Context: one part of a larger RNA
RNA sequence: AACGAACGCUGGCGGCAUGCCUAACACAUGCAAGUCGAACGGCAGCACAGGGGAGCUUGCUCCCUGGGUGGCGAGUGGCGGACGGGUGAGUAAAGCAUCGGGACCUACCCAGACGUGGGGGAUAACCUCGGGAAACCGGUGCUAAUACCGCAUACGCCCUACGGGGGAAAGUAUGGGACCUUCGGGCCAUACGCUAUUAGAUGAGCCUGCGUAAGAUUAGCUAGUUGGUGGGGUAAAGGCCUACCAAGGCGACGAUCUUUAGCUGGUCUGAGAGGAUGAUCAGCCACACUGGGACUGAGACACGGCCCAGACUCCUACGGGAGGCAGCAGUGGGAAUAUUGCGCAAUGGGGGAAACCUCUGACGCAGCCAUACCGCGUGUGUGAAGAAGGCCUUAGGGUUGUAAAGCACUUUCAGCGAGGAGGAAAAGUUGGUAGUUAAUAACUGCCAGCCGUGACGUUACUCGCAGAAGAAGCACCGGCUAAUUCAGUGCCAGCAGCCGCGGUAAUACUGAAGGUGCAAGCGUUAAUC
Numbered sequence: 001a002a003c004g005a006a007c008g009c010u011g012g013c014g015g016c017a018u019g020c021c022u023a024a025c026a027c028a029u030g031c032a033a034g035u036c037g038a039a040c041g042g043c044a045g046c047a048c049a050g051g052g053g054a055g056c057u058u059g060c061u062c063c064c065u066g067g068g069u070g071g072c073g074a075g076u077g078g079c080g081g082a083c084g085g086g087u088g089a090g091u092a093a094a095g096c097a098u099c100g101g102g103a104c105c106u107a108c109c110c111a112g113a114c115g116u117g118g119g120g121g122a123u124a125a126c127c128u129c130g131g132g133a134a135a136c137c138g139g140u141g142c143u144a145a146u147a148c149c150g151c152a153u154a155c156g157c158c159c160u161a162c163g164g165g166g167g168a169a170a171g172u173a174u175g176g177g178a179c180c181u182u183c184g185g186g187c188c189a190u191a192c193g194c195u196a197u198u199a200g201a202u203g204a205g206c207c208u209g210c211g212u213a214a215g216a217u218u219a220g221c222u223a224g225u226u227g228g229u230g231g232g233g234u235a236a237a238g239g240c241c242u243a244c245c246a247a248g249g250c251g252a253c254g255a256u257c258u259u260u261a262g263c264u265g266g267u268c269u270g271a272g273a274g275g276a277u278g279a280u281c282a283g284c285c286a287c288a289c290u291g292g293g294a295c296u297g298a299g300a301c302a303c304g305g306c307c308c309a310g311a312c313u314c315c316u317a318c319g320g321g322a323g324g325c326a327g328c329a330g331u332g333g334g335a336a337u338a339u340u341g342c343g344c345a346a347u348g349g350g351g352g353a354a355a356c357c358u359c360u361g362a363c364g365c366a367g368c369c370a371u372a373c374c375g376c377g378u379g380u381g382u383g384a385a386g387a388a389g390g391c392c393u394u395a396g397g398g399u400u401g402u403a404a405a406g407c408a409c410u411u412u413c414a415g416c417g418a419g420g421a422g423g424a425a426a427a428g429u430u431g432g433u434a435g436u437u438a439a440u441a442a443c444u445g446c447c448a449g450c451c452g453u454g455a456c457g458u459u460a461c462u463c464g465c466a467g468a469a470g471a472a473g474c475a476c477c478g479g480c481u482a483a484u485u486c487a488g489u490g491c492c493a494g495c496a497g498c499c500g501c502g503g504u505a506a507u508a509c510u511g512a513a514g515g516u517g518c519a520a521g522c523g524u525u526a527a528u529c
Base pairs, nucleotide, nucleotide: 001528005525006524007523008522009521012376013375014374015373017371019368020333025332026331027330029329030328031327034079035078036077039076040075042072043071046070047069048068050065051064052063053062054061055060056059086287087286088285095212096211098209100207101206105203109200111198112197115194116193117151119149120148126141128139129138130137131136157166158165159164171192172191173190174189175188176187179186180185213259214258215257220250221249222248225247226246227245228244229243230242231241232240262284263283264282265281266277267276268275269274289310290309291308292307293306312323313322314321315320339366341365342364343363347362348360349359379409380408381407382406389400390399391398392397413470415465416464417463418462419461423456428450429449430448431447432446433445434444435443473518474517475516476515477514478499479498480497484513485512486511487510488509494501495500
C1' cells in the first nucleotide's frame, strides 16, 4: 500500500459497489420454461348471443338448453426447454492464451431463383370395460390436423460417373368484383407458412506451431502402442474402431509417475523489472447426488429430460412407487457472508401474424451489513471574573482553557409539511400518403393528431417550518515513533512487533490527569507485495 475479510470497542446521514473464501456437505417450503385456438379434434370451468319453460311488477327475475361467440382445462401438433442462471469438483492438457490450417455441419435470420399437384391409412382426446393403496397401466369402439405414409413432378441436389439410378411439400387467416356452387365453399388477391436448393451471416465441431505450477528422494515409458493396406464409422481428417502386415513411437530441450491447480482479459503491489493473485465484470472450458449409457433434435450424450446401477431421503395397503437448490429466497454447518421481498414499468430472451395477451428469482428495483471507496455533518462568531471542579505543585502558582457559562447568529443533514422531473420508446385508435392488387376492400411501410403504459415511489430535486436543537469515538504516549506526570503495585500482578520493562522513588504494569495520532471510525489478527 492493499483486502470478497473476521474479532474487540464505538457508531449520525447519503451516494456507489461488494457480500458462503468453510461442507461439489445434506436439504423442509414456495417460485426459477413456457407459449401458440391464425396447425387440430374439441368444450371441463367462466361469460354472452340464440332457443324452450315458469313467475309475474310486460320487461325484469329464475330454471333448462346452448361450440353459435369471447375465450379455454385436459389432449394431438409446432417452436422453445442445448439460451439465460449456478458452481469450480475434475482437468498440468481432449483445457486455456495466441498465430495459423482444411476434411466439415449450421434451426431461427438475410438475399437469389424453383415448386406448393393428386391420394391414403391410423391415433390421442372422448365413450366404455378392467387392474392398482398410489404412481400409473391395459383392452374394445369413434374422430381431426401444419401428426404419419405412399403416388406424380425434379432446374438445381445426392450416388455412380459411360449409360443410368434416388429423393419433396401443408396448409391457415383476412378481404373481395365478375363467374361457378352441394350455399360449406370454389376462384382471385394479400399475409404468414411448407418443400428442394445456392450464396451469406451467425454459431459449433476438428487439426497444428509456440507459451502455460512443483518434485529426479519419480529415469526409463508404451501392444492399438508407432506406421501402412483393406474395411467400418462420423457432419468431417484421423488407430476413431476393426482384420492383416511391419517394428516402431516418446524420453535428460525431463518422457513416465506423484503432488497441487480451472485458464485468460485482468486485479494487488512495485520507479520499473518482477512478485503475488484469478472474488465481483467479461471471454473460454468443465460439471449438475455418484458412475455409466444412449434417445430426441439444427444443436445435448441434456442442471429444473429419459434408461440402468449405487449411496441417501420420503410415501406405502409391503405388491410397489417418488426425489436430486453447484437457479432465487430460505434451513442446519461455520470465526464469517444478506430477504422464504416488489415488479415485468425498462433492457434482453422464449412462444405468437399481432397484442389489448402471456412466461421470465435473467433483469430492473427495494430490504439487511461501516464490508470497501467517496462525500457531508455533529455548529459559527464573540467571550478572562483566565469562574467552579479535576490534576500537578517548590504552596507562590501552573494546567485543563476561549474550553465552558454568557451574548449574538446560522440551519447543511436528520424531522415535519407542500410541490415535483427523468427513466416512456411503444402499443391502440383516427386521418393522410406510398406499396400491393381487378379493387376506392384487406394487409404492410411512413407521417400527423388523439389516447395512453412506472415495480422503484412518501423517487431525484425544489420550497416552506421549528430549534443548537438529534449526532464522537478508538488506539497510543521507553526507543524505533508524534506524544509525560502523579498515585497504586513491588521479578508479584502484568506488558511485549523487536530491543526489552517489573526485585519500594516504574515516563515501559494498573488507574487518573494531561498530551499525540486518526476519525464514523479506530485498533488487533490472518494472508499479499
Model confidence (mean pLDDT): 83 of 100.
The part of an RNA shown here (small-subunit ribosomal RNA, 5' domain) has 529 nucleotides and comes from an uncultured prokaryote.